[in-house]
Molecule: Lysine riboswitch aptamer
Organism: Shouchella lonarensis
RNA sequence: AGAUGGGGUAGAGGCGCAAAAAUGAUGAGUACAUGUUUCGGAGCGAGGACAGCGAUGAUGAAUGUGGAAAGGUAUUUUUGCCGAAGCUAAAAAGGGUGUCCGUCCUUUUUAAGCUGGGUCGACAUUGAAUAAGUGUCGGACUGUCACAGGAAACUGUGGAGAACUACUAUUGGA
Numbered sequence: 001a002g003a004u005g006g007g008g009u010a011g012a013g014g015c016g017c018a019a020a021a022a023u024g025a026u027g028a029g030u031a032c033a034u035g036u037u038u039c040g041g042a043g044c045g046a047g048g049a050c051a052g053c054g055a056u057g058a059u060g061a062a063u064g065u066g067g068a069a070a071g072g073u074a075u076u077u078u079u080g081c082c083g084a085a086g087c088u089a090a091a092a093a094g095g096g097u098g099u100c101c102g103u104c105c106u107u108u109u110u111a112a113g114c115u116g117g118g119u120c121g122a123c124a125u126u127g128a129a130u131a132a133g134u135g136u137c138g139g140a141c142u143g144u145c146a147c148a149g150g151a152a153a154c155u156g157u158g159g160a161g162a163a164c165u166a167c168u169a170u171u172g173g174a
Base pairs, nucleotide, nucleotide: 007168008167009166010165011164014082016081017080018079019078020077021076022075023074024073032066033065034064035063036062037061039060043053044052047101048100049099050098085115086114087113088112090110091109092108093107094106095105096104116142117141119139120138121137122136123135124134125133126132144159145158146157147156148155149154
């Protein structure tokens, strides 16, 4: 200085990924319902409006009785898979909390960003959590490709899933 870079089909990694169902723990003796009180005493739910409750004592407190659920999670089975999938913050739409707005919780979709895979530790964060997830850093492991070394086994360094392996259509080039 020039060239390559695209597509399709199939496949591998392993404490591999997800979903559904069943069972279990947690949530929690909590929320809630209800009884009692010589407790308390005016307003009561994030907030606003309405409805409702309240001096015949509400909301609250203590105690007795009854007593959940969701999200998150583990195991097993089945199914679908190998960017499997997960996470982050955002927007839109839906569901629940008496009604509307709204808050909070939750689900789905969209486009974007990050992560090869699981695992262990520390810290941060989400979480009710000693569960689990995510992020950062670190450790060893594992699949794969490139380079170097080696007779080989293998070792070292580096890379990323937009990767890797096999086959292949089309076009162009040597």